Predicted 3D model of a 71-nucleotide RNA (transfer RNA) from a Candidatus Nomurabacteria bacterium. NCBI's taxonomy places the organism under Bacteria, Bacteria candidate phyla, Candidatus Nomuraibacteriota. RNAcentral records the identical sequence in 2 taxa. Its Rfam family is "tRNA". About the family: Transfer RNA (tRNA) molecules are approximately 80 nucleotides in length. It is annotated as a transfer RNA.
[in-house]
RNA sequence: CGCGGGGUAGAGAAGAGGUAUCUCGCAAGGCUCAUAACCUUGAGGCCCCUGUUCGAUUCAGGGCCCCGCAA
Numbered sequence: 001c002g003c004g005g006g007g008u009a010g011a012g013a014a015g016a017g018g019u020a021u022c023u024c025g026c027a028a029g030g031c032u033c034a035u036a037a038c039c040u041u042g043a044g045g046c047c048c049c050u051g052u053u054c055g056a057u058u059c060a061g062g063g064c065c066c067c068g069c070a071a
Stems, first nucleotide, its partner, number of pairs: 002069006010024004018054001026042005047063005
């Protein structure tokens, strides 16, 4: 240099045009004599830029970073 996969709450993943879901974690409340467990609620996120579109996490182009294959 070439090819492929990936980047989404603190962590791990799903979602592939209509404002984003789950598990764990965190916070508050409930329950309890109390803690854990359990129940309810909440905070918190689409790598960056440009384009297409009424609308982009999703499609296109460029870039950055990570993993792998080949050389």